[in-house]
Context: one part of a larger RNA
Molecule: small-subunit ribosomal RNA, 5' domain
Organism: uncultured bacterium
RNA sequence: GGAUGAACGCUGGCGGCGUGCUUAACACAUGCAAGUCGAACGAAGCACUUUAUUUGAUUUCCUUCGGGACUGAUUAUUUUGUGACUGAGUGGCGGACGGGUGAGUAACGCGUGGGUAACCUGCCUUAUACAGGGGGAUAACAGUCAGAAAUGGCUGCUAAUACCGCAUAAGCGCACAGAGCUGCAUGGCUCAGUGUGAAAAACUCCGGUGGUAUGAGAUGGACCCGCGUCUGAUUAGCUAGUUGGUGGGGUAACGGCCCACCAAGGCGACGAUCAGUAGCCGGCCUGAGAGGGUGAACGGCCACAUUGGGACUGAGACACGGCCCAAACUCCUACGGGAGGCAGCAGUGGGGAAUAUUGCACAAUGGGGGAAACCCUGAUGCAGCGACGCCGCGUGAAGGAUGAAGUAUUUCGGUAUGUAAACUUCUAUCAGCAGGGAAGAAAAUGACGGUACCUGACUAAGAAGCCCCGGCUAACUACGUGCCAGCAGCCGCGGUAAUACGUAGGGGGCAAGCGUUAUCC
Numbered sequence: 001g002g003a004u005g006a007a008c009g010c011u012g013g014c015g016g017c018g019u020g021c022u023u024a025a026c027a028c029a030u031g032c033a034a035g036u037c038g039a040a041c042g043a044a045g046c047a048c049u050u051u052a053u054u055u056g057a058u059u060u061c062c063u064u065c066g067g068g069a070c071u072g073a074u075u076a077u078u079u080u081g082u083g084a085c086u087g088a089g090u091g092g093c094g095g096a097c098g099g100g101u102g103a104g105u106a107a108c109g110c111g112u113g114g115g116u117a118a119c120c121u122g123c124c125u126u127a128u129a130c131a132g133g134g135g136g137a138u139a140a141c142a143g144u145c146a147g148a149a150a151u152g153g154c155u156g157c158u159a160a161u162a163c164c165g166c167a168u169a170a171g172c173g174c175a176c177a178g179a180g181c182u183g184c185a186u187g188g189c190u191c192a193g194u195g196u197g198a199a200a201a202a203c204u205c206c207g208g209u210g211g212u213a214u215g216a217g218a219u220g221g222a223c224c225c226g227c228g229u230c231u232g233a234u235u236a237g238c239u240a241g242u243u244g245g246u247g248g249g250g251u252a253a254c255g256g257c258c259c260a261c262c263a264a265g266g267c268g269a270c271g272a273u274c275a276g277u278a279g280c281c282g283g284c285c286u287g288a289g290a291g292g293g294u295g296a297a298c299g300g301c302c303a304c305a306u307u308g309g310g311a312c313u314g315a316g317a318c319a320c321g322g323c324c325c326a327a328a329c330u331c332c333u334a335c336g337g338g339a340g341g342c343a344g345c346a347g348u349g350g351g352g353a354a355u356a357u358u359g360c361a362c363a364a365u366g367g368g369g370g371a372a373a374c375c376c377u378g379a380u381g382c383a384g385c386g387a388c389g390c391c392g393c394g395u396g397a398a399g400g401a402u403g404a405a406g407u408a409u410u411u412c413g414g415u416a417u418g419u420a421a422a423c424u425u426c427u428a429u430c431a432g433c434a435g436g437g438a439a440g441a442a443a444a445u446g447a448c449g450g451u452a453c454c455u456g457a458c459u460a461a462g463a464a465g466c467c468c469c470g471g472c473u474a475a476c477u478a479c480g481u482g483c484c485a486g487c488a489g490c491c492g493c494g495g496u497a498a499u500a501c502g503u504a505g506g507g508g509g510c511a512a513g514c515g516u517u518a519u520c521c
Stems, first nucleotide, its partner, number of pairs: 001521004006517005013393006019386002021351001026349003030346003035093003040090002044086002046083003052077002060069003100304003109229008119221002124217007132166001134164002141156006172197005178191005202209002230276003237267003242264008279301004283294004306327005329340004357383001359382003365379001366377004396426004406417004430462001433456004440448001465510005470491003476505005486493002
């Protein structure tokens, strides 16, 4: 000098774009953050419609004034149908994405380059072949029982694109054995044979939307390998599933991944093991570069979700807002037993030098569901707060000497402040007032927002501070103080004329900032 997710002191006009718990991966009140589909399904409710019965206000007629006939509002029950209706339940898809954090991890975790002849892949695209015929349940619901609750048990009824057999099998899997072609190897591909195994679901507004099997693609993932990846030797030896083999189990798949047996290996001064520290990278800061430092925000990968362990479901998880167990903590309790997990967005307490609103909207971009309408979305888009950073603008411009007053100084003549002010003329950026008023949206739909922007009138009005002035280092005098009070980055200043302390005048630098502190180059 440059830089910062900064903090502190003094000061503070506006706008744009960014950015904001670096500390306690500390504990969390409250609200929201993942739902959706009635074009998979049954039942219930509601509204309308409709059939029949009941009730019978009212109207008209007759009357022997007792009543009779007609009309049929309304009430209740029941039947049919309809619905952009409602909320539970079965079922499907999605809750493995998106969002957060960096505790752990020195590791194939990450980066880079390869390999898989050892692998998987829902939704999507494409191609081929199919979808025949049956069955038994169960939730909801009703009844009943237990319980304070959370919730659970029993009995009975019912549906499906829920579940289970059977049929069929172009193609596919498994077992056996064959031929051809071919590869760097275990091998791979093609063809034909025998035996054997496994499918399917309907809905419909009639337009479609779905279902099953197999192949290919795309996308996403999994595993393996070469190289690179901090400090310490005041850590020198480490290792028993350890190293390898055979056989098995397991997995999508290779593999001590796991197991039985066998052998005794494997790693290490080219730093094993141990200890400490740490998420890694693209990047970012600095530097002419080489390098050094760093890993906030944005993007990629990884890991984690109170702590530890486990599996289930599923194409995908060993799953932040799923389940089970254990532990700590908090809450409810009828003391028998239950409930919870903000390292999602806001917000609270605490810690700290220190870090924001319990905001608006799904209008846009994207995501989930749905045929769609649409619903959901604290992702996202916006707004609010903070000079936290960068950038831009303003706080007026021109003229103006009697060099006014005041102040400071003085050799008392003056000198400085100083064209500075006053005064004259002018302008209106920003702010304020009034009028108009977008783009962002494809036909409709705008949170932002009457925002940006444009126009008009109006007043110099509402808008300057901070640090420094001995040398380094741009900028000097007076007074006070008297090795005191104090200053200080280094050298150093202060003991009676201090350009170094304090104040004043003047000056220098930067400027809505200026200094200080911390850290890096």